[in-house]
This is a predicted structure of a 458-nucleotide part of an RNA (small-subunit ribosomal RNA, 3' major domain) from an uncultured bacterium.
The RNAcentral record of the full RNA draws on ENA and SILVA.
Context: one part of a larger RNA
RNA sequence: UGACGGGGACCUGCACAACCAGUGGAGCAUGUGGUUUAAUUCGAUACGAAGCGAUGAACCUUACCUAGACUUGACAUACUAAUGACAUCUCUGGGAAACCAGAGCUUCCUUACGGACAUUAGAACAGCUGCUGCAUGGCUAUCGUCAGCUCGUGCCGUGGGGUGUCGGCUUAAGUGCCGUAACGAGCGCAACCCUUGUCUUGUGUUAAAUAUUCACAAGAGACUGCGGUCGACAUUUCGACCGAGGAAGGAGAGGACGACGUUAAGUCAGCAUGGUGCUUAUGUCUAGGGCAACACACAUCCUACAAUGGUCACGACAAUGGGUUGCCAAACCGCAAGGUGGAGCCAAUCCCCCAAACGUGGCCUCAGUUCAGAUUGUGGGCUGCAAUUCGCCCACAUGAAGUUGGAAUUGGUAGUAAUCGCGGAUCAGCAGGCCGCGGUGAAUACGUUCUCAGGUCU
Repeated sequence: UGACGGGGACCUGCACAACCAGUGGAGCAUGUGGUUUAAUUCGAUACGAAGCGAUGAACCUUACCUAGACUUGACAUACUAAUGACAUCUCUGGGAAACCAGAGCUUCCUUACGGACAUUAGAACAGCUGCUGCAUGGCUAUCGUCAGCUCGUGCCGUGGGGUGUCGGCUUAAGUGCCGUAACGAGCGCAACCCUUGUCUUGUGUUAAAUAUUCACAAGAGACUGCGGUCGACAUUUCGACCGAGGAAGGAGAGGACGACGUUAAGUCAGCAUGGUGCUUAUGUCUAGGGCAACACACAUCCUACAAUGGUCACGACAAUGGGUUGCCAAACCGCAAGGUGGAGCCAAUCCCCCAAACGUGGCCUCAGUUCAGAUUGUGGGCUGCAAUUCGCCCACAUGAAGUUGGAAUUGGUAGUAAUCGCGGAUCAGCAGGCCGCGGUGAAUACGUUCUCAGGUCU
């Protein structure tokens, strides 16, 4: 000077408390460990790994295994020599294919030197998801959107260093005010940026109409500005509380934005890159398999255990988005998945697109049930060369565990939790995951003793 203390003081945070809904028990999905395996490719491992890299493993992807092939190579640059065609393509044989062997077809430009292209041979080289994240860049997580971290000059100290950055009050904030051997400044805070809430003006394609509650654009609006009470030595200044007005009140709400640094944190497999290793193989191609195994353990979801429910019929109301290798209407066929069909749409026009919870009525009457839907059988549909390993969906049949979950533990303070559906990326096909969207819409917070994390002073 830091760090730490089951030292002290003060303060903050869904940290505790209060309240709501969960996880931990069941079934299933996904990931991980372990085990198994020819291989189950690799990485991530307290918080900050485990629905993570992966926004989508049937082939491909693919890095793994088995087998078969190639060796200047799948890819790049450039050289020498030979050939003029080689190759593509066609045929034959072998083959799972890659590929190998053989045959056929057969050059282009040209100034006739040569060039282009290709093969063969050679020599430089290529190549590597091989190793090292403890050689690195870049990016990322984390403490933490916590309020801190520093510098110049001056002053103090022999010096390390201190001061400033401290004290009082205050703030979400090293935010601000006052005091003060300090005076200033920088990175952070805040603001500037985006979305949203109110109003005004303008425009109106795609419309019956642009009048709007719609869309787009430009502006206005909030600043403790006004009134009152009070606190800080207090008149200035800062702040607390109440009120008025207002769509909104004290940062209106949300997002983006992450200081100096910490963890030799993560990533050489996104990319880049030093070193090192391989070079007829640790490179490259191909077929098949594997990444999907299964006694078990953990993590994160989904679905339930029912009557605030299940089921049937009828009825109502969204938003975000996407669409030409695409979205696909009407009509018809099929119980359905789906098929036929082909209108419209490069989209405020057409389509995806009937939202669901909800409302009304009927049935069920507390039961392993008209709860729950795992598992399995049969038959079908779709995508795609191809669904056996290993896809999704439909119908019929089957109908398991499960009656609210031990110790423990998670999220949430408002349009939040809970609950309900919808869209998108990836994608031929495949979501219980992810990223978004709207509908319905609570309870509670006495308080800071305790738990955890953090800040300041001592």